Annotation:
Predicted 3D model of a 94-nucleotide RNA (SAM riboswitch aptamer (S box leader)) from a marine eukaryotic metagenome.
RNA sequence: CUUAUCCAGAAAGACGGAGGGAAUAGGCCCUACGAUGUCUUAGCAACCCAGAGCAGCUGGGUGCUAAUACCUACCGCGAAAGCGGAUUGAUAAG
Numbered sequence: 001c002u003u004a005u006c007c008a009g010a011a012a013g014a015c016g017g018a019g020g021g022a023a024u025a026g027g028c029c030c031u032a033c034g035a036u037g038u039c040u041u042a043g044c045a046a047c048c049c050a051g052a053g054c055a056g057c058u059g060g061g062u063g064c065u066a067a068u069a070c071c072u073a074c075c076g077c078g079a080a081a082g083c084g085g086a087u088u089g090a091u092a093a094g
Stems, first nucleotide, its partner, number of pairs: 001094006011041005019030003024073004042065003047061005069088001074085004
């Protein structure tokens, strides 16, 4: 850079000790009943590879395990509620 997907699903323990939910702003939420993070184990899923008794299975390479990618912002439609798209981001494959 290209393509595809992003309202489903899946947590315990240890370490650690203050903010965190990508970035800016607003909102909302999580957090000393210990969050975010790291490690271990377990699980979810099924993008890729291999195999098979070939829909469903097994092994491997990744990914993921609060909230839609937490929501909104920009554009279009709409009286509104809302709907669709874009941007940005994440993941997979090339």

The RNAcentral record of the sequence draws on MGnify.